[in-house]
RNA sequence: GAGCUGGCCGGGCGACCGCGAUGUGACCGGGCGACCGGAAGCGUCGAGGAAGGUCCGGGCUCCACAGGACAAGGUGGUGGGUAACGCCCACCCGGGGUGACCCGCGGGAUCAGUGCCACAGAAAUCAGACCGCCACCGCUCCUCGGAGCGGGGGUAAGGGUGAAACGGUGGUGCAAGAGACCACCAGCGCGGCGGGAGACCGUCGUGGCUAGGCAAACCCCACCUGGAGCAAGACCAGACAGUGAGCGUUCGAGGGCGGUCCGCCCGAGCUCACGGGUAGGUCGCAGGAGGGCGUCGGCAACGGCGCUCGUAGAUGGAUGGUCGCCAACCGGACCGUCGUGAGGCGGUACGGCGAACAGAACCCGGCCUAUGAGCCAGCUCAU
Numbered sequence: 001g002a003g004c005u006g007g008c009c010g011g012g013c014g015a016c017c018g019c020g021a022u023g024u025g026a027c028c029g030g031g032c033g034a035c036c037g038g039a040a041g042c043g044u045c046g047a048g049g050a051a052g053g054u055c056c057g058g059g060c061u062c063c064a065c066a067g068g069a070c071a072a073g074g075u076g077g078u079g080g081g082u083a084a085c086g087c088c089c090a091c092c093c094g095g096g097g098u099g100a101c102c103c104g105c106g107g108g109a110u111c112a113g114u115g116c117c118a119c120a121g122a123a124a125u126c127a128g129a130c131c132g133c134c135a136c137c138g139c140u141c142c143u144c145g146g147a148g149c150g151g152g153g154g155u156a157a158g159g160g161u162g163a164a165a166c167g168g169u170g171g172u173g174c175a176a177g178a179g180a181c182c183a184c185c186a187g188c189g190c191g192g193c194g195g196g197a198g199a200c201c202g203u204c205g206u207g208g209c210u211a212g213g214c215a216a217a218c219c220c221c222a223c224c225u226g227g228a229g230c231a232a233g234a235c236c237a238g239a240c241a242g243u244g245a246g247c248g249u250u251c252g253a254g255g256g257c258g259g260u261c262c263g264c265c266c267g268a269g270c271u272c273a274c275g276g277g278u279a280g281g282u283c284g285c286a287g288g289a290g291g292g293c294g295u296c297g298g299c300a301a302c303g304g305c306g307c308u309c310g311u312a313g314a315u316g317g318a319u320g321g322u323c324g325c326c327a328a329c330c331g332g333a334c335c336g337u338c339g340u341g342a343g344g345c346g347g348u349a350c351g352g353c354g355a356a357c358a359g360a361a362c363c364c365g366g367c368c369u370a371u372g373a374g375c376c377a378g379c380u381c382a383u
Stems, first nucleotide, its partner, number of pairs: 001381008009372001011326007019046006027038004048357001052368002055366005060229004072225005077091005092106001093104004107220002113218002115214003130159002132155003136151006167185006186210001188207008233283004242274006254266004290309008329352003333348006
């Protein structure tokens, strides 16, 4: 100088004004009262690293559920972590990079079956003859060595097309060729031995000479999954109209006076149900797979133990605004110091900036996406 990986911060203090929750509550209104309703002031608390997208998993709630099978959806190297996961950790295999390191939508494509492979190309899979190469036959020409044209054949070694053309190199062989045959190499199947917990790796033997890709096409294999969601769900519980039933009208329902009975007065309506478990209200609802520190086990993810902390809860939805000071950062100036120098480091005052993405709504674990000025640590390559 150029990179790679992991982590941190998401400002602090104060004043004034304002908002929400909660405790207390002068005071105000209602009630005989118990109590009910409102409320100034004061105290305490009040968003995030993603609170977001709602993609995946779980808690919780209600409904369903003997067991099994099918369907549908999902997951897909191995081992581990976890409440669980499509997440995380470690490793394997494949690919990329000089390297630190990164990426993988990573079961099965001969020994189940089906299907597809654009364009180009003669041919795209029980392959294929366009050019070229080769012998044979026929015709023509000839400098008698051959050359050209046509025909039906052989040939996948060469050219050309393509992302992909039925192993590679060398030799034997042949008319020319070809795993037709041979040696070595690559790769595949099977078997043995060794290593590993496993994916897998190493090695030896053997077989046939060779096998294209796509399963995020159908499909096959293994494993997983009941449905709906806090508008879940639980509790309290109206009013008006209307409808129905019961009782009652001098054999007096009901009401008033009253602590109650008697008594006195008024007296034709009164009660219940449906309407409706609706409107509205309360709970669910903040202690949870919780955070921090230490220690032990583990490569790690993570787990065990001990100590410690107390931290939003709205329902038209609060958490904001203004100002001052400071930290951090940037800019040029000056001073000191180091250096041959470019410049580095430290300090002083001044100026700038003092932020972006965004905002809880039942809770939690992830993933993904958005985002500002920077800071820290480890590592790699080049000089």
A computed fold for a 383-nucleotide RNA from uncultured Marmoricola sp., annotated as Bacterial RNase P class A. Model confidence (mean pLDDT): 76 of 100. Rfam family: Bacterial RNase P class A. By type it is a ribozyme. The RNAcentral record of the sequence draws on MGnify.